[in-house]
Large-subunit ribosomal RNA, domain IV from an Acidobacteriota bacterium, 342 nucleotides, folded computationally. Its Rfam family is "Bacterial large subunit ribosomal RNA". The source organism's lineage runs through Bacteria, Pseudomonadati and Acidobacteriota. The coordinates come from a structure-prediction model, not an experiment, and the mean pLDDT is 90.
Context: one part of a larger RNA
RNA sequence: CCCUCGUUUAGGAACUCGGCAAAAUAGCUCCGUAACUUCGGGAGAAGGAGUGCCUCGUUAGGGUGUAAAAGCCCGAGGAGGCCGCAGUGAAGUGGCCUGGGCGACUGUUUACCAAAAACACAGGACUCUGCUAAGUCGCAAGACGACGUAUAGGGUCUGACGCCUGCCCGGUGCCGGGAGGUUAAGAGGAGGGGUUAGCUUUCGGGCGAAGCUCUGAAUCGAAGCCCCGGUAAACGGCGGCCGUAACUAUAACGGUCCUAAGGUAGCGAAAUUCCUUGUCGGGUAAGUUCCGACCUGCACGAAUGGCGCAACGAUCUGGGCGCUGUCUCAACGGGGGACACU
Numbered sequence: 001c002c003c004u005c006g007u008u009u010a011g012g013a014a015c016u017c018g019g020c021a022a023a024a025u026a027g028c029u030c031c032g033u034a035a036c037u038u039c040g041g042g043a044g045a046a047g048g049a050g051u052g053c054c055u056c057g058u059u060a061g062g063g064u065g066u067a068a069a070a071g072c073c074c075g076a077g078g079a080g081g082c083c084g085c086a087g088u089g090a091a092g093u094g095g096c097c098u099g100g101g102c103g104a105c106u107g108u109u110u111a112c113c114a115a116a117a118a119c120a121c122a123g124g125a126c127u128c129u130g131c132u133a134a135g136u137c138g139c140a141a142g143a144c145g146a147c148g149u150a151u152a153g154g155g156u157c158u159g160a161c162g163c164c165u166g167c168c169c170g171g172u173g174c175c176g177g178g179a180g181g182u183u184a185a186g187a188g189g190a191g192g193g194g195u196u197a198g199c200u201u202u203c204g205g206g207c208g209a210a211g212c213u214c215u216g217a218a219u220c221g222a223a224g225c226c227c228c229g230g231u232a233a234a235c236g237g238c239g240g241c242c243g244u245a246a247c248u249a250u251a252a253c254g255g256u257c258c259u260a261a262g263g264u265a266g267c268g269a270a271a272u273u274c275c276u277u278g279u280c281g282g283g284u285a286a287g288u289u290c291c292g293a294c295c296u297g298c299a300c301g302a303a304u305g306g307c308g309c310a311a312c313g314a315u316c317u318g319g320g321c322g323c324u325g326u327c328u329c330a331a332c333g334g335g336g337g338a339c340a341c342u
Base pairs, nucleotide, nucleotide: 001337002336003335004334005333006332007331008330010328011327014326019323027051028050029049030048031047036041038160052082053081054080055079056078061074062073063072064071083087088092095321096320097319098318099317100316101315102313103312107119108118123158124157125156126155127154128153129152135144136143137142161308162307163306164305166238167237168236171235172234173231174230175229176228177227180226181225182224186220187219191215192214193213194212195211198207199206200205239257240256241255242254243253266300267297278294279293280292281291282290
């Protein structure tokens, strides 16, 4: 010096990113317990008091047992007394209060750096599926779904509960529609080419039926797409400029351009705010964090849910009480190492 443990004057978080670590609290009995609340809770809230042993004492009383007892067991409370610094005398054995964020909750997870505000969850909604169901696995047979049957099963989103969930269907998707446009194979076969019996010839060639063969226009051909409608708890989207009130400022009001429609309620410097340590208030002697407001929302916003919310949390964050070697500032001691000699 390292690991581990113990103790410490005065102070008591001044340490530090942060009370990390340590200390403190602790059992049982009694008293006593607030806001808030979904009336269950919050609660072991908080905060107090007692606690050993002996005698009265085989206490009062209770249990067992019996016909009744005896015996045995448990035993609050009271009175008097004894000892120690200390009586849950050792070990084991909650620190507490308070503001806020997130997630309702118990659960689940990155086996070996993440336990969470992530996943799940009851509850909500949309949608598919009429049974040989939809969906899934398989080449198939077949199987699951289900020996179920729409109060069932599958998919997707949301995520207890409370109050709610606005506007846009132009784009994309899905659903419905089927008049018109477009449209494949196929049907169809107008026309054209090749070949040549034959005909013709200026003997070079020309024409050329049937058959065979290569092509092939019109026309008739579904779904789809175009088209017409519906649908946002489908994917998604939810404006700009200018002016205006008898101080100023601001703009209920007006004008104009664009759009499918221009963000309602609620919330808001927020797990979202760049400028920003915004401004004001609170808390501190002093506060880039925290809480309450304001609204100029760079770039919240309503099931990619919005806003609340008791309870819950090895969650994140602010404050306080208690307590301490975290610190001022270090010291001493126990055990084990390192190191040195043998």